[in-house]
Molecule: Bacterial RNase P class A
Organism: Gallionella sp.
RNA sequence: GAAGCUGGCCAGACAGUCGCUGUAUGCCUUGAGCAUACAGAGGAAAGUCCGGGCUCCACAGAGCGGGAUGCCGGCUAACGGCCGGACGCCGUGAGGCGAUGGAAAGUGCCACAGAAAAUACACCGCCGAUGGCUGCGCAAGCGGAUCAGGCAAGGUUGAAAUGGCGAGGUAAGAGCUCACCGCGCUGGUGGCAACACCAGUGGCAGGGUAAACCCCAUCCGGAGCAAGACCAAAUAGGCUGACCAUGGCGUGGCUCGCGUCGUCAGCGGGUAGGUCGCUUGAGCGUCAGGCAACGAAACGCCUAGAGGAAUGACUGUCCACGACAGAACCCGGCUUAUCGGCCAGCUUCACCU
Numbered sequence: 001g002a003a004g005c006u007g008g009c010c011a012g013a014c015a016g017u018c019g020c021u022g023u024a025u026g027c028c029u030u031g032a033g034c035a036u037a038c039a040g041a042g043g044a045a046a047g048u049c050c051g052g053g054c055u056c057c058a059c060a061g062a063g064c065g066g067g068a069u070g071c072c073g074g075c076u077a078a079c080g081g082c083c084g085g086a087c088g089c090c091g092u093g094a095g096g097c098g099a100u101g102g103a104a105a106g107u108g109c110c111a112c113a114g115a116a117a118a119u120a121c122a123c124c125g126c127c128g129a130u131g132g133c134u135g136c137g138c139a140a141g142c143g144g145a146u147c148a149g150g151c152a153a154g155g156u157u158g159a160a161a162u163g164g165c166g167a168g169g170u171a172a173g174a175g176c177u178c179a180c181c182g183c184g185c186u187g188g189u190g191g192c193a194a195c196a197c198c199a200g201u202g203g204c205a206g207g208g209u210a211a212a213c214c215c216c217a218u219c220c221g222g223a224g225c226a227a228g229a230c231c232a233a234a235u236a237g238g239c240u241g242a243c244c245a246u247g248g249c250g251u252g253g254c255u256c257g258c259g260u261c262g263u264c265a266g267c268g269g270g271u272a273g274g275u276c277g278c279u280u281g282a283g284c285g286u287c288a289g290g291c292a293a294c295g296a297a298a299c300g301c302c303u304a305g306a307g308g309a310a311u312g313a314c315u316g317u318c319c320a321c322g323a324c325a326g327a328a329c330c331c332g333g334c335u336u337a338u339c340g341g342c343c344a345g346c347u348u349c350a351c352c353u
Stems, first nucleotide, its partner, number of pairs: 001349010012318007020040008028031001042324001046335002049333005054224004066220005071085005086100001087098004101215002106213002108209003123155002125151003130148002133144004163181002166178003182204001183202008228276004238267006247261005283301004289294001319322001
């Protein structure tokens, strides 16, 4: 200098004018008024995927069913998150990615191709030791073909073919035997553990698939701020009390009979409306400790809270010309979207000294 890896930060700046929401103070004509001061979106406020707080409902205990998670250790209120480590794969490397328990409980599946996709099997091929056939030979024996048969080294298919490779061995072959590698088992050492290493041992056993059913282990009650709580009209209805009653109205009139009920006050439930929930919180910063995630005590800080829903508009100057996008109960994560820029650590290559 070039190309990269990882982590963190910023998200046009400044000034003026006019608005909007909230809080505090003041004023009056007490109005959801006016004035002044202060504060007023994000790294994702998003998707609503996961976890929790909070609220209401349900709940003796246990089981069945269902769902989620799945190497080990730690962090945390909790998690499917984060940190550290192990193992596997990728990268020259810094680093990145991984649902990474069990296939010897059982069941299922493995297209096409291929001999064969799992109680294994034999298309091409190799062999002709053994039995049979056959030629020569008196015989011993030598030869031929490959019917039975033996084999799985080589070829062929596939994502995957029953350990790999070399040597011995054999009729040809074969863990049949041996060395090395791999694998299983046993023991030892290190580590909390996952696991790693070493030694011995077994000739090697049942190929893959569990993001197929399933098994094992752990965890999980439901609904959600339109949760929920409080105050509380008008009208209608309810209950209670008082008064009217020798009553009114209806039954065509009258009598009897039958049916029906007015006024006032109080109480309680619900609706409209209003208030709370609402933002001081598992909060942030400094800091002991810890490799890190995290984080004790102490000290310091305050950071939107609306309810048709504010956070905007205009002007000027400047620059590198400005992306994705906007709270609605709160918090921890994950995922997705995103112009451009800055900082730190590290890697590889080239050149110079």